About this RNA:
A computed fold for a 76-nucleotide RNA from Omnitrophica WOR_2 bacterium RIFCSPHIGHO2_01_FULL_49_10, annotated as transfer RNA. The sequence is in RNAcentral, with records from ENA. The coordinates come from a structure-prediction model, not an experiment, and the mean pLDDT is 81. It matches the Rfam family "tRNA". The source organism's lineage runs through Bacteria, Pseudomonadati and Candidatus Omnitrophota.
């Protein structure tokens, strides 16, 4: 230096050919209970890794930067 994959809530990730941002877990309230756990019912919580663009409309398509993989070259 090229190619190629990831990057979505605190953690693990889903999102199917462009229209609703979700699951589980964790977290927080309440009930249960002497109390802790469990169990149950309810809640918050995201600039979709950053920017430009195209589009009525982008997590999702184009370009560009950035981090992390991986293979290949180059130097020695």
């Nucleotide at each position: 230096g090229g190619g190629c994959c990831u990057g979505u809530a605190g953690c693990u990730c889903a999102g199917c050919u462009g229209g609703g941002a979700g699951a589980g877990c964790a977290c927080c309230u309440g009930a249960u209970u002497u109390g802790c756990a469990u169990u149950c019912a309810g809640g918050g919580g995201g600039u979709c890794a950053g920017g430009a663009g195209u589009u009525c409309g982008a997590a999702c398509c184009u370009c560009c930067u950035c981090a992390g993989g991986u293979c290949c070259a180059c130097c020695a």